[in-house]
Context: one part of a larger RNA
Order: sequence, then C1' cells, then structure tokens
RNA sequence: UUCACGGUUAAGGAACUAGGCAAAUUGACCCCGUAACUUCGGGAUAAGGGGUCCUCAUUGAGAGAUGAGGCGCAGAGAAUAGGUCCAGGCAACUGUUUAACAAAAACACAGGGCUGUGCAAAAUUGAAAGAUGAAGAAUACAGCCUGACACCUGCCCGGUGCCGGAAGGUUAAGAGGAGAUGUCAUCGCAAGAGAAGCAUUGAAUUGAAGCCCCGGUAAACGGCGGCCGUAACUAUAACGGUCCUAAGGUAGCGAAAUUCCUUGUCGGGUAAGUUCCGACCUGCACGAAUGGUGUAAUGAUCUGGACGCUGUCUCAACCGUGAGCUCA
Repeated sequence: UUCACGGUUAAGGAACUAGGCAAAUUGACCCCGUAACUUCGGGAUAAGGGGUCCUCAUUGAGAGAUGAGGCGCAGAGAAUAGGUCCAGGCAACUGUUUAACAAAAACACAGGGCUGUGCAAAAUUGAAAGAUGAAGAAUACAGCCUGACACCUGCCCGGUGCCGGAAGGUUAAGAGGAGAUGUCAUCGCAAGAGAAGCAUUGAAUUGAAGCCCCGGUAAACGGCGGCCGUAACUAUAACGGUCCUAAGGUAGCGAAAUUCCUUGUCGGGUAAGUUCCGACCUGCACGAAUGGUGUAAUGAUCUGGACGCUGUCUCAACCGUGAGCUCA
C1' cells in the first nucleotide's frame, strides 16, 4: 500500500448515485396531544411535545402520586427495541410462487356470472370389473371466466362455437333387385341365339345422424367505419349529404403499466425538472366480468417530493481485528 469486517471524525449535509444503495437517525415505558380521508372498524405508536436516577417529606394497604433537595457530560446511564411525512400507479385485504439469478402489478382469495348435471348424475380414471365424485343430491357437484366494496356493465348473432327445430336438399352401411356378363342343356349347316341352375356384377326405390337450411344465444370466441359540405370576423361544426357494415365504441377514463410523433401544450413543484402531480384531448393503437371507473385499509411492491439524519459525497484522515506480505 491492497482486501474483508468493525469504530470515530472539523465544516458542510445527498452536492454522491440510475436510485439516499449503504450507513446514520428513530427506538422501551409513562403523561399530554394527534390531521386529511374513511367501508366509522380505522388512519394511529399518526404527527408533535414532556418525563424516567438518588435522598427526604406528605399521601397511599401497596404500586405509585405530589412537593422539596442532591449528583453526573449523560438517569430506558450498558445490551436488545419504529425514522417520519406528502402525492401518485398497480393489486382490495391475510396468503401463494420460479428449492439454487425474478416475491411481483403474477397466482390464489371471499364475492359475482355463465354452462353442464335428476343420481347407475355430469365430470375424471381404467382394457374391463371397478374407483373418485360421495357414504354427497341442484343452498350439491363439475367446467370456464371475473376477482373485496361502491357506481355500473352500452350496441352487434353477419363469421366461429353452442342450444333448439325438423318441412325441403344432400348423404353411409343395410334393404332392394330392373338389367348386364360368364358357364351351359337345347336350337342352328354355320354365324350365332340361349331356358333353368350356379357364379360375377348391378339401375330405380328405400335408408339415420351430420352438413345445407330455419331460429335463439355475447359475464360464448369475438367485433364495435369512411369521405364531403355547412353558423353574420376567424376557427370549429350542434346540422346536412353520401358510401359501406352484423353493428359502427355508449357511460366512464385518457400523452395512461396503453401516446409513435413526444421532453405534446398549459399549470404546479425546482435557481434549473426527458421523471413526478393537476389539466387539455389531436385515444399512431383506452373502454365496460379478455370487466370500466373510483376507493378507506393493507404492501420486504413501483414512482415523485419533503423533513430529520448521516463519510453517499466535497475529500479524505485516524484507530481496531483478520488476511495479504516477510521469516520459520
């Protein structure tokens, strides 16, 4: 000098950095006090203050309380023992998860909905017997989706799926057997014809579901337009025209975990803000259980800000322990 772990530090106090990462602050008990918001339970140990040792007196059953006095830098005298607040995204919550790079906004969840299933249930498993479902019985079981709560959940059944229908079209095996072919008695001089039988083949006709067809169904899979013109400044277009569609995106939200252009524009916060918050709406490419919008509480979640605090830094210094190093 380097590394690991630990300790202290003038002045400043996040200037460090992707980011306060790490460290520091806070910390126990008693008293006072405690906001927005809220599902009235919470939020809350909110925040923010004060006290804590010893002696004596008073009081008390005591714990203690009150008063007077005393000592120390320091009285929860060491150790163990929340930093706090403001705003936003996401997920209601406790929970679960990638054993060994991901703990989350993912999964689950109570709640909601649709569908199937009448019991020898549906569903699952097995070759079957059988078993699970269930020693249950639709307030049950199974499948799928959504995900507390509040307010809601618009339009489209043309396509795909599912359910229902059975008139017509199409349609298998089977039934059917017209006819054809082979063989052959027989007939014929020959060419050839050819009964019955036995074979091979085989038309019409008949013939289910399915499909076509007709309806229903979107908390089934899914989908939810374009162009042109128009108001007495301008701009814009409540309004009109036209084309297409199954129907043309309703409420709500919106540069968003979604916005390309984009560091959009305006406002706030900063001396200065690609992030953040509030608006606007021109939504490249939000949108209603593939749920929409809010939301108290919760979170080793993500984002922005503030106070406190600090060796993160300005800018480094010193100390301790163990390595490294030298020798054995």